Large-subunit ribosomal RNA, domain IV from candidate division MSBL1 archaeon SCGC-AAA259D14, 317 nucleotides, folded computationally. It matches the Rfam family "Archaeal large subunit ribosomal RNA". Gene Ontology terms of the family: ribosome and structural constituent of ribosome. The coordinates come from a structure-prediction model, not an experiment, and the mean pLDDT is 85.

[in-house]
Context: one part of a larger RNA
RNA sequence: CCCAGGCCAGGGAAUUCGGCAAAUUGGCCCCGUAAGUUUGCGAGAAGGGGUGCCUGCCUUGUGAAAGGGCAGGUCGCAGAGACCGAGGAGGGCCGACUGUUUAAUAAAAACAUAGCGAACCGCAAGUCCGAAAGGAUGUGUACGGUUUGUGAAUCCUGCCCAGUAGCGGCAUGUCAAGCAGGGUUACAACUCUGUGAAGCGCCGCUAGACGGCGGGGGUAACUAUAACCCUCUUAAGGUAACGAAAUGCCUUGCCGCUGAAUUGGCGGCCUGCAUGAACGGAUCAACGAGCUCUCCGCUGUCCCGGUCUGGGUCCCG
Numbered sequence: 001c002c003c004a005g006g007c008c009a010g011g012g013a014a015u016u017c018g019g020c021a022a023a024u025u026g027g028c029c030c031c032g033u034a035a036g037u038u039u040g041c042g043a044g045a046a047g048g049g050g051u052g053c054c055u056g057c058c059u060u061g062u063g064a065a066a067g068g069g070c071a072g073g074u075c076g077c078a079g080a081g082a083c084c085g086a087g088g089a090g091g092g093c094c095g096a097c098u099g100u101u102u103a104a105u106a107a108a109a110a111c112a113u114a115g116c117g118a119a120c121c122g123c124a125a126g127u128c129c130g131a132a133a134g135g136a137u138g139u140g141u142a143c144g145g146u147u148u149g150u151g152a153a154u155c156c157u158g159c160c161c162a163g164u165a166g167c168g169g170c171a172u173g174u175c176a177a178g179c180a181g182g183g184u185u186a187c188a189a190c191u192c193u194g195u196g197a198a199g200c201g202c203c204g205c206u207a208g209a210c211g212g213c214g215g216g217g218g219u220a221a222c223u224a225u226a227a228c229c230c231u232c233u234u235a236a237g238g239u240a241a242c243g244a245a246a247u248g249c250c251u252u253g254c255c256g257c258u259g260a261a262u263u264g265g266c267g268g269c270c271u272g273c274a275u276g277a278a279c280g281g282a283u284c285a286a287c288g289a290g291c292u293c294u295c296c297g298c299u300g301u302c303c304c305g306g307u308c309u310g311g312g313u314c315c316c317g
Stems, first nucleotide, its partner, number of pairs: 001312008010303002014301001019298001027051005036041001038152001052074009075079001087296007094288002099111002115150007126137004154282003158213003163210002165206005173200002178195006214232005241275001242272001253269006
């Protein structure tokens, strides 16, 4: 010096990206327990008190077993005496939850999920494997199966079918081979006309299909702002809700709180570079080895080191 440990005056997170690591708490009995809430929870909330041994008595009990209670005494620094064995509280984000995952760097906000939608399918079906035979779904039959989106509950889910896609329709367009008729030719080849399916075109429907959801100018009796008006333009011009957000460039936005001080956090504001409604929007009790902020407790994380134990490195043999 390294590894694994024990202890430490005073301070107590000043350390650090961050309390990482360590420390604190810890069992059982009694008392007591808030906001919120989907009334189940939250909850072991929090916060207190007790705990050994001996003697006597009461009691449950079939019982000399084991247990519950009362009173008195007694020892230690310490009685769950070692080991084992929750630190707690508050705010926010995400995901409802239990669950699943990158065997060997990722356990998560990713996947799944119940719930809510859509499409196909009447069974010799639909979907899938196979060249076929055949097989799976299926010992099944629409309260079923397959494919797909969203992701508990609660409150909701606006406008656009122009583009792309899907579905339906029309039979006046286009359209291959073939067929019919004609031209040319010795025959073929060639060529013209007609007919000619799907598809495309045309006409519609569908956005919980893929997706999309404007600009300029003016206006109110302070100013400012603009309910209002004009105009260009689109398929339609973003509704409710939320909003400097896991989304905001400018940005450390502005105001408030927290703090002596805060690019953090929380609450507001809305000027949304570039939120926004099942690519779901908002909210949310419970839950989480998730992420983030604060407080209490606690500590060698630190001020700032010291010391001890065991093992190693190292030196000598």